[in-house]
RNA sequence: GCGGGGUUAAUUUAAUGGUAAAAUAGUGUUUUGAUAAAGCACAGUUAUAGGUUCGAUUCCUGUACCCCGUACCA
Numbered sequence: 001g002c003g004g005g006g007u008u009a010a011u012u013u014a015a016u017g018g019u020a021a022a023a024u025a026g027u028g029u030u031u032u033g034a035u036a037a038a039g040c041a042c043a044g045u046u047a048u049a050g051g052u053u054c055g056a057u058u059c060c061u062g063u064a065c066c067c068c069g070u071a072c073c074a
Stems, first nucleotide, its partner, number of pairs: 001070007010024004018054001026042005047063005
């Protein structure tokens, strides 16, 4: 350089062209004499830039990063 695959919340993982879910972590709260544990509530995310679409996390393209294979140079 070429080919293939991947990137979702702070972390790990779901999901679908119909407006993002769960667990852990965080904050608040209930409970307790006080902690812990447990319950409830809240906030936060689709790597990035475009395109298609009424609507994109999903489909397409570029870029970035990671993994695998391969070629070249040394």